Transfer RNA from Candidatus Tagabacteria bacterium RIFCSPLOWO2_01_FULL_42_9, 72 nucleotides, folded computationally. Its Rfam family is "tRNA". About the family: Transfer RNA (tRNA) molecules are approximately 80 nucleotides in length. Its family is annotated with triplet codon-amino acid adaptor activity in the Gene Ontology. Lineage of the source: Bacteria > Bacteria candidate phyla > Candidatus Tagaibacteriota. RNAcentral holds the sequence, with entries from ENA. Model confidence (mean pLDDT): 81 of 100.
[in-house]
RNA sequence: GCCCUCAUAGUUCAACGGAUAGAACAGCUCCCUUCUAAGGAGCAAAUCUAGGUUCGAUUCCUGGUGAGGGCG
Numbered sequence: 001g002c003c004c005u006c007a008u009a010g011u012u013c014a015a016c017g018g019a020u021a022g023a024a025c026a027g028c029u030c031c032c033u034u035c036u037a038a039g040g041a042g043c044a045a046a047u048c049u050a051g052g053u054u055c056g057a058u059u060c061c062u063g064g065u066g067a068g069g070g071c072g
Stems, first nucleotide, its partner, number of pairs: 001071007010025004018055001027043005048064005
């Protein structure tokens, strides 16, 4: 230098172009318990960035950034 893959809650992962973007763990509140742990109920929390396509984009296209891999 070229090519490929990936980027979503604090973390690990889901999401045929139309769901209120979901789950687990973690966090907070309450219940239970003498206390803690465990258990139960609830709350908050995210689409890397700039454009494009589309009635509609987490999803498709292009540039950028970052991570990983391959070739030279």